[in-house]
RNA sequence: GGUGACGACCCGCCGAGUCCGUGCAGCCAGGAGGCACGGAGCCGGGGACCCAACGAUCCCAUUCCCCUGGGAUCAGGGGUGAAUCGGCGCGCACUGCGCCGUAGGGCUACUUCCAGGCCCGAAUCCGUCAGCUAACCCGGUAGGCAUUCGUGGAAGACCCA
Numbered sequence: 001g002g003u004g005a006c007g008a009c010c011c012g013c014c015g016a017g018u019c020c021g022u023g024c025a026g027c028c029a030g031g032a033g034g035c036a037c038g039g040a041g042c043c044g045g046g047g048a049c050c051c052a053a054c055g056a057u058c059c060c061a062u063u064c065c066c067c068u069g070g071g072a073u074c075a076g077g078g079g080u081g082a083a084u085c086g087g088c089g090c091g092c093a094c095u096g097c098g099c100c101g102u103a104g105g106g107c108u109a110c111u112u113c114c115a116g117g118c119c120c121g122a123a124u125c126c127g128u129c130a131g132c133u134a135a136c137c138c139g140g141u142a143g144g145c146a147u148u149c150g151u152g153g154a155a156g157a158c159c160c161a
Base pairs, nucleotide, nucleotide: 012145013144014143018040019039020038021037022036023035024034041141042140043139044138045137046136051131055074056073057072058071059070060069061068076129077126078125079124080123085101086100087099088098089097090096104120105119106118107117108116110156111155112154113153114152115151
């Protein structure tokens, strides 16, 4: 200085992780919240035909080879996630640690594309087992951050006049 007044809430990011309903307890009465359950949406796993795939060595059936079956030993394998794979060094039986990269992923403030800039490139679960997969079955719906001014161009949307 403006506004009729009061109150509350909100604005951004990763991620599937959001929304609705019922009941219970509590409260003077409510709201929000809590607990239990149900639903919608979103996300993930298991699971046919077909297709794909079907480790190595040794022994036995069996007798030279092949095939097939059985046994033993070694090696495992798979899921969620962007988070894989290399090189060098330290330690070192192995596991591990650190740097430099990298498959891949995120942000850049209405959206997309392009350019520039800044980052991540973890963790964890199953337990010898799972390819794809219609029907069908099962599970999750967390957690963690950031903030006062946010780079530019193009197209579109929205808003204002």
The RNA shown here (c-di-AMP riboswitch aptamer (ydaO/yuaA leader)) has 161 nucleotides and comes from Nonomuraea sp. SYSU D8015. Lineage of the source: Bacteria > Bacillati > Actinomycetota > Streptosporangiaceae > Nonomuraea. The coordinates come from a structure-prediction model, not an experiment, and the mean pLDDT is 76.